[in-house]
A computed fold for a 63-nucleotide RNA from bacterium UBP9_UBA1432, annotated as Fluoride riboswitch aptamer (crcB RNA motif). NCBI's taxonomy places the organism under Bacteria, Bacteria candidate phyla. Of the family's consensus pairs, 100% are formed in the model. The sequence was found by an Rfam model in a public genome assembly.
RNA sequence: GGUGGCACCGGCGAUGGAGCUCGCCGUGAACCGCUCUUCCAGGCUGAUGGCUCCUACCUCCGG
Numbered sequence: 001g002g003u004g005g006c007a008c009c010g011g012c013g014a015u016g017g018a019g020c021u022c023g024c025c026g027u028g029a030a031c032c033g034c035u036c037u038u039c040c041a042g043g044c045u046g047a048u049g050g051c052u053c054c055u056a057c058c059u060c061c062g063g
Stems, first nucleotide, its partner, number of pairs: 009026005016054006033044003
């Protein structure tokens, strides 16, 4: 100096916050939904990676 492994730490998992948990990545990284179009334009689902709670949004009913 290069490469690999482990631990700690940090970051990430299509729109917000918190707890728990799983996975991925170590800055030339992980990650950045679907559909349609040559391109542009347009259309659709979900606030979670998963679970719970809160907020926002959507539907129905009652006051």